[in-house]
Molecule: c-di-GMP-I riboswitch aptamer
Organism: Anaerolineales bacterium
RNA sequence: ACUGACGAAAGGCAAAACCGGUGAAAACCGGCGACGCAAAGUUAUGGGUCUAAAGCCAGAUGUAUAAACAUGAGGUUAUGACUGCCAGACUACCGAA
Repeated sequence: ACUGACGAAAGGCAAAACCGGUGAAAACCGGCGACGCAAAGUUAUGGGUCUAAAGCCAGAUGUAUAAACAUGAGGUUAUGACUGCCAGACUACCGAA
């Protein structure tokens, strides 16, 4: 110097629940709290998952002679999210055999 998470020590992160806030939602932020984590550090690049406001399609209903207008179940869609789902990329503390 490199490899190395089976061991020691130091330090780190923080799931769920609850409280407050943001958001259409998924989710995120702060507090509290520890289920876990050796990259649970960073990055939505590939796959995957979640959501569907706006857009598009549109059953139906109401007004109406009609045209049309309004409401809009439901469907579809990421441009919204998730790195604590799996890969990839970048970086990194301690440290034996």